A computed fold for a 312-nucleotide RNA, annotated as Bacterial RNase P class A. Model confidence (mean pLDDT): 76 of 100. Of the family's consensus pairs, 90% are formed in the model.
């Protein structure tokens, strides 16, 4: 220098003119007005309503350790194992492995108590033993040496790897390390076991005030000696015929207020132009509030770190 990894900060400021929402003001006018993610609505809470005696089963979620945190599918630091990368670093997994069940494509004899080739034995067209060697496969029954054997084999032994337990040491711990003892049909998944947590619905939640119209209910008055209605308003007439009128009154509706915020609304304001200055260009627009996570993002700046191969 180039490429890369991890982390952090910023996300257009000021001036002028005009405009919009909210609040204050008699008025002139003044003050204030989107984000780092306001997004997705994924997790946790506040708040609200409903449900609910207590306990249990079932069901669902979470699952290494320590610390922080109200909590979290949260953060920081650390630990174990697998994977990617030269590396910085990233990523995945997480209770346990006793019992039972399932799966292991293709190939292969066999995918879990395996005999195809091969090796050995015998009473040899047959029967039996063998997991050493070959071959198949993503994966084949710990590695290696010695003993052993008919041939072989953890069958036995030494060393090593792995797993489990115990003791010592280091660590708060996960765990690491060392010593001793034990172990041997693989991998993955499910059932299963342990610990913790979990009622449902969401601000269009929900609360309060409440017109007009109709009306439950209560009171008064009138009414078959005809209330009231229809026939265009009135009178008469004809027809129908048991309710009608007045007052009180609860719930509900329109609407309003609260919930609701140092932006904030019953359809939703937060902008435009010019200049400083060569550019203004990313993702994106609050709707109850908070803590997180995730996703999107033109460009700028800062810190730490890495670099196989090639070139200087």
């Nucleotide at each position: 220098c180039a490429g890369g990894c991890g982390g952090g900060a910023c996300g257009a400021u000021c001036c002028g003119u005009c405009g919009c929402g909210g609040c204050c003001g008699c008025a002139a006018g003044g003050c204030u007005g989107a984000g780092g993610a306001a997004a997705g609505u994924c997790c946790g809470g506040g708040c609200a309503g409903g449900a609910c005696a207590g306990g249990g089963c079932a069901c669902c979620c979470c699952g290494c350790u320590g610390c922080g945190g109200a909590a979290a599918g949260c953060g920081c630091a650390g630990g174990u194992g697998g994977g990617a990368g030269u590396a910085a670093u990233c990523u995945c997994a997480g209770g346990g492995g006793a019992u039972c069940c399932g799966u292991a494509a293709c190939a292969g004899a066999a995918a879990a108590a395996a005999a195809c080739c091969g090796c050995c034995c015998c009473u040899c067209c047959g029967g039996g033993g063998c997991a050493a060697g070959g071959g198949u496969g993503a994966a084949a029954a710990c590695g290696c040496g010695a003993g052993g054997c008919a041939a072989g084999a953890g069958c036995u032994c030494a060393c090593g790897a792995c797993c489990u337990g115990c003791a010592g040491c280091a660590g708060c711990g996960a765990u690491g390390u060392c010593g001793c003892a034990g172990g041997g049909g693989u991998a993955c998944g499910g059932a299963c076991c342990c610990g913790g947590g979990g009622c449902c619905u969401g601000c269009a939640a929900g609360a309060c005030c409440a017109a007009g119209u109709a009306u439950a209910c209560c009171g008064g008055c009138a009414g078959a000696u005809g209330a009231g209605g229809a026939c265009g308003g009135c009178c008469c007439g004809u027809c129908c015929g048991a309710u009608g009128c007045c007052g009180g009154g609860g719930g509900g509706u329109a609407g309003g207020u609260c919930g609701c915020g140092a932006a904030g609304a019953u359809a939703a304001a937060u902008g435009a132009c010019g200049g400083a200055a060569g550019c203004g260009a990313a993702c994106a627009g609050a709707a109850c509030c908070c803590g997180g996570c995730u996703u999107a993002c033109g460009g700028u700046c800062c810190c730490g770190c890495c670099u196989u191969u090639u070139u200087u």